[in-house]
RNA sequence: GGGCGUUUAGCUCAGCUGGGAGAGCAACUCGUUUACACCGAGUAGGUCGGCAGUUCGAUCCUGUCAACGCCCA
Repeated sequence: GGGCGUUUAGCUCAGCUGGGAGAGCAACUCGUUUACACCGAGUAGGUCGGCAGUUCGAUCCUGUCAACGCCCA
C1' cells in the first nucleotide's frame, strides 16, 4: 500500500427481507435473613464509533474517516 471482518448499555453479545432498540451478567432499590449470600420482584443505564448521503422512515443500504483484528504485498 491492497483486500476482508468487527464497532449496539459498565462487560459479553443478539437484532432474521428498512418501521417496537433488546437479552444475560454487573449496578441500584424492595422483599426474604439477626446479618451476609442465594433466591424472588422491580428500577436506572444507549448521540447503535464519527460525518455525510439515499428514503416517508436507517443499528440495518451507500460514501468517507477513525479504532481493533486477519490475510496478501